Predicted 3D model of a 532-nucleotide part of an RNA (small-subunit ribosomal RNA, 5' domain) from an uncultured prokaryote.
The coordinates come from a structure-prediction model, not an experiment, and the mean pLDDT is 84.
Context: one part of a larger RNA
RNA sequence: GAUUGAACGCUGGCGGCAGGCCUAACACAUGCAAGUCGAGCGGCAGCGGGAAGAUAGUUUACUAUCUUUGCAGUAUAGCGGCGGACGGGGGAGUAACGCGUGGGAAUCUACCUAGUAGUGGGGGACAACAGUCGGAAACGACUGCUAAUACCGCAUACGUCCUAAGGGAGAAAGCGGGGGACCUUCGGGCCUUGCGCUAAUAGAUGAGCCUAUGUCGGAUUAGCUAGUUGGUGAGGUAAGAGCUCACCAAGGCAACGAUCUAUAGCUGGUCUGAGAGGAUGAUCAGCCACACUGGGACUGAGACACGGCCCAGACUCCUACGGGAGGCAGCAGUGGGGAAUAUUGCACAAUGGGGGAAACCCUGAUGCAGCCAUGCCGCGUGUGUGAAGAAGGCCUUCGGGUUGUAAAGCACUUUCAGUUGUGAGGAAAGCAUAAUGGUUAAUACCCAUUAUGUGUGACGUUAGCAACAGAAGAAGGACCGGCUAACUCCGUGCCAGCAGCCGCGGUAAUACGGAGGGUCCGAGCGUUAAUC
Numbered sequence: 001g002a003u004u005g006a007a008c009g010c011u012g013g014c015g016g017c018a019g020g021c022c023u024a025a026c027a028c029a030u031g032c033a034a035g036u037c038g039a040g041c042g043g044c045a046g047c048g049g050g051a052a053g054a055u056a057g058u059u060u061a062c063u064a065u066c067u068u069u070g071c072a073g074u075a076u077a078g079c080g081g082c083g084g085a086c087g088g089g090g091g092a093g094u095a096a097c098g099c100g101u102g103g104g105a106a107u108c109u110a111c112c113u114a115g116u117a118g119u120g121g122g123g124g125a126c127a128a129c130a131g132u133c134g135g136a137a138a139c140g141a142c143u144g145c146u147a148a149u150a151c152c153g154c155a156u157a158c159g160u161c162c163u164a165a166g167g168g169a170g171a172a173a174g175c176g177g178g179g180g181a182c183c184u185u186c187g188g189g190c191c192u193u194g195c196g197c198u199a200a201u202a203g204a205u206g207a208g209c210c211u212a213u214g215u216c217g218g219a220u221u222a223g224c225u226a227g228u229u230g231g232u233g234a235g236g237u238a239a240g241a242g243c244u245c246a247c248c249a250a251g252g253c254a255a256c257g258a259u260c261u262a263u264a265g266c267u268g269g270u271c272u273g274a275g276a277g278g279a280u281g282a283u284c285a286g287c288c289a290c291a292c293u294g295g296g297a298c299u300g301a302g303a304c305a306c307g308g309c310c311c312a313g314a315c316u317c318c319u320a321c322g323g324g325a326g327g328c329a330g331c332a333g334u335g336g337g338g339a340a341u342a343u344u345g346c347a348c349a350a351u352g353g354g355g356g357a358a359a360c361c362c363u364g365a366u367g368c369a370g371c372c373a374u375g376c377c378g379c380g381u382g383u384g385u386g387a388a389g390a391a392g393g394c395c396u397u398c399g400g401g402u403u404g405u406a407a408a409g410c411a412c413u414u415u416c417a418g419u420u421g422u423g424a425g426g427a428a429a430g431c432a433u434a435a436u437g438g439u440u441a442a443u444a445c446c447c448a449u450u451a452u453g454u455g456u457g458a459c460g461u462u463a464g465c466a467a468c469a470g471a472a473g474a475a476g477g478a479c480c481g482g483c484u485a486a487c488u489c490c491g492u493g494c495c496a497g498c499a500g501c502c503g504c505g506g507u508a509a510u511a512c513g514g515a516g517g518g519u520c521c522g523a524g525c526g527u528u529a530a531u532c
């Protein structure tokens, strides 16, 4: 000099864009952060609606009340499907194929895309529900009924898998819209269309595995290793492999630093520097590991799973003492620790994600707002004129000098803030109507495109623009001995004090304290800490 996730002192007008627990991976009250689908299913607890019936009023087809009915909507609980493996968090552990770069073969991949072949015929349950019972609760037991895209056989097998061959093994599920003939038990069949389902192929995406090389300090750590190193056989995995096991051999690593120990998430990057390098890894992005501590598997395409399950432990809470409940390193917020770090806010309008055919629902992701000079950038706190060089202050050689065009006065302007009004863009969608095309037996339905209309904004008192009023509301901090830009007076008298280094102060201190004056920065200025 540059820099910072900074803190402290004094001061503080506005805006834009960023950033904001670096410490206790300490403990957490409360609310929210993952649901959705009725176009998979049986049903109707609640809410309105319809239909039927009864009663009353009358204008004789309406109103009010009551009862019944799952009849359509909505939709609690339940079965079922998909999603809770993404998104979000902090960095404890890890010196390792963890990460970076480059190669590789023995693998899997839900949803998505493309093309291929199918989607036939049966069966038995379990929830919900009803009844009985246990428990303080959490919750549970028994009996009975029932549906499905839940579950299980049979048939079929283009391709697939096993096998040397012969041969053998293995699937499926329906639901919604529309409809001219024909059939009908009046439910529908049948046709068509859309969404699904099954098998296998290819792609895309994601993931697992192997390998070369790079990746901090200590030798006051020199030897380490028994599934250890290799082979054969078997098991196991999606997959290669001592991954696991039986047997056999005795190997393998190491001064090019093994082993042990300390520290540490790694990278793109960031800071500094002319560069080489040094330091660092906040925010943003990629990868990894973690989710109260330790262990384990289940489900699933994917987890050994932050807001899932089981066991053990510590801690907290409830209890009728028999037994139960919990996990903010999600967003806010609380206590504690600390020099120190924010609101228990608004909205799904946009972008994205999950579910759904869609409308839509959910989304503390995200978009915004609030707080903080924490940083960077921009703007303002007036402009012109004005010498009687006013008064006052300070200095003085007592003549004067300086503060100083500074002020006052006069003439203007109105950025920003204030008040009033106007007012984009972020909006694409969705819905309705019409036309054309595709599909089809069809002018239904459905899909695509176009046109017209309608119409969705948290921010928001938006940005911007216009008008109004009045210089009106807006300047401080550090320093002035040398380094280092900037000097005099008074007080003090090795005292009180200053200080980054050299050093000042013991009676004329430009170095202490005050004043006047000056210098440098400026909504900041200094100090401390830290890096180059």
Stems, first nucleotide, its partner, number of pairs: 001532004006528005013379006019372002021337001026335003030332003035082003040079002046074002049071001050069009089290001091288001098215007107207002112203003116199004120154001122152002129144006160169003174195006182189002217261002223253003228250008265287004269280004292313005315326004343369001345368003351365001352363004382412004392403004416473001418468005426459001430454009476521005481502003487516005497504002